[in-house]
């Protein structure tokens, strides 16, 4: 040099004018206006709303069913469906990549079409007996057809024909026993050996209470104690899956529908934070010291012109410029921890296969 | 902003995992002088991609798209 495989960052810069949002401040004066300077001011995914949590409201009280969710094994973590290392399987020549990877002898279901015969069956075929040269009876899954899928698989014995029926090797299963925390895995023995679907109901194992910042609270402001309907004071009834019990609320009480107010504070942004180091640990991640404070809008501020550079294309040509185009996906709405999707362009490290050179 | 559901011909809508129907429309014929009614008859589909399974419109994943709740 080509081709690849893993992590990992970046994803435009300077400047000038006009805006916008917050924060503190000045300085005028009509005392609630109205002007000047300052600092702060979107993401790697700020998305999709697909999972786990803090918050925050409802008896998240106790017991049983019912639904849900997960599913190789150790570990991380506030917790997961997230990560990390290891196992197995399956791809790749290789770095490397992917895997919803518990249970088909606990039961129920299904496997169109074709085929005898889809899980307990004998069509042709092979054999063997029996009678009238052809059927009937029994054996048997080695051959041949069907199918996706056919009774472990190849080979030799055997036998009437044939079969793990016997025996090597291969696969699998179950036992012993070595290692390994474990999933496994290695080595020995047993002829134990009838498909496939749980991303079909199921069984087994583990967890799970629901709504969600339009969640809640507090202040204003407006309005009419409107209309229906349920239940009936000896306890019905309501209290976010059902029921039982327990508590609370019980006419200022459930439930539906209908009119009004569409204004402000809180919740709100320092949080499992985020850079730098030393340690433990293979690793994810944990500790320990420093340090830093870094958006909080409410129809949603974080932009817009031009100018210059940068990057990348693609044409020209005097090897250097010009010219002309592109500069991505996308934009906060209580935080967060992941997974997914989207995404011009470029950088960096370690690695693998090829050539070619010294 | 939250938080729920659905997708199947041009529109409406059906299908125990096992050849995707059906009705109207659209085309094309016949009937008619000619149009409409009728008749006969063509063509057209499972939102996308990937997975389970011998097989997927159905089952599972993750995207697109559209709709409906609320203070």
């Nucleotide at each position: 040099c080509c081709a690849g495989u893993a992590g990992g960052c970046c994803g435009g810069g300077u400047g000038a004018c006009c805006g916008c949002u917050g924060c503190a401040u000045c300085c005028g004066c009509u005392u609630g206006c109205g002007g000047g300077g300052g600092c702060a001011g979107a993401g790697g995914a700020a998305g999709g709303u697909c999972c786990g949590a803090g918050c925050u409201c409802c008896u998240u009280c106790g017991g049983g069913c019912a639904g849900c969710g997960c599913g190789c094994u150790g570990g991380g973590u506030a917790a997961c469906g997230c990560c990390c290392a290891g196992g197995c399987g399956g791809g790749g020549c290789g770095a490397c990549c992917c895997g919803a990877c518990g249970g088909a002898a606990a039961g129920u279901g299904g496997c169109a079409c074709a085929g005898a015969a889809a899980c307990a069956u004998a069509c042709c075929g092979c054999c063997c007996u029996u009678c009238u040269u052809g059927a009937a009876g029994g054996g048997u899954a080695a051959g041949g057809g069907u199918g996706a899928a056919a009774u472990g698989g190849u080979g030799g014995g055997g036998u009437a024909a044939g079969a793990g029926c016997c025996c090597a090797c291969c696969g699998g299963c179950u036992c012993a026993g070595g290692c390994g925390u474990g999933a496994g895995u290695c080595u020995g023995a047993g002829g134990c050996c009838g498909u496939c679907c749980a991303a079909a109901c199921c069984c087994c194992g583990c967890g799970u209470g629901g709504a969600g910042c339009a969640a809640g609270g507090c202040c204003a402001a407006a309005u009419a104690g409107g209309a229906g309907g349920g239940u009936g004071c000896u306890a019905a009834g309501g209290g976010u899956g059902c029921c039982c019990g327990u508590c609370c609320c019980a006419a200022u009480c459930c439930c539906u529908c209908g009119g009004g107010u569409u204004g402000g504070c809180u919740g709100c942004u320092u949080g499992a934070g985020g850079c730098c180091u030393c340690g433990a640990g293979u690793a994810a991640u944990c500790g320990g010291g420093g340090u830093c404070c870094u958006a909080g809008a409410u129809a949603g501020a974080u932009g817009g012109u031009c100018a210059c550079c940068g990057u990348c294309c693609u044409u020209c040509c005097u090897c250097g410029g010009a010219a002309g185009g592109a500069u991505a996906c996308a934009g906060a709405a209580c935080u967060c921890g992941g997974c997914c999707u989207a995404c011009a362009g470029g950088c960096c490290u370690a690695c693998u296969g090829g050539g070619c050179c010294c | 902003u939250g938080c729920c559901g659905a997708g199947u011909a041009g529109u409406g809508u059906a299908a125990c995992g096992g050849u995707a129907g059906c009705a109207c429309a659209c085309g094309g014929g016949a009937c008619u002088u000619u149009g409409a009614a009728u008749c006969c008859u063509u063509u057209a589909g499972u939102c996308c991609a990937g997975g389970u399974u011998c097989g997927a419109a159905u089952c599972c994943u993750g995207g697109c798209u559209c709709g409906g709740c609320a203070g």
Overview: Two RNAs folded together computationally: RNase P RNA and transfer RNA, 429 nucleotides in total. Rfam match: Bacterial RNase P class A. The family's RNA type in Rfam is ribozyme.